Molecule: transfer RNA
Organism: Patescibacteria group bacterium
RNA sequence: GGCGGCGUAGCUCAGAUGGUUAGAGCGCGGCACUCAUAACGCCGAGGUCAGUGGUUCAAUCCCACUCGUCGCUA
Numbered sequence: 001g002g003c004g005g006c007g008u009a010g011c012u013c014a015g016a017u018g019g020u021u022a023g024a025g026c027g028c029g030g031c032a033c034u035c036a037u038a039a040c041g042c043c044g045a046g047g048u049c050a051g052u053g054g055u056u057c058a059a060u061c062c063c064a065c066u067c068g069u070c071g072c073u074a
Stems, first nucleotide, its partner, number of pairs: 001073007010026004016060001019057001028044004050066005
């Protein structure tokens, strides 16, 4: 250089044939329980869905490019 995978919450990851409100576990905060702590339970906060442009009535999802990362290949 060429080709391909991946990028969604602090972390690990789901997500549908494009369609009203994007989720789980862990973590974090609060409450309850306890003599107290932990565990269990309840509630809550936290997301420009990597970026830009395009297609569409509508894009996290499709297309192009860029960036990051991982791999294959010369």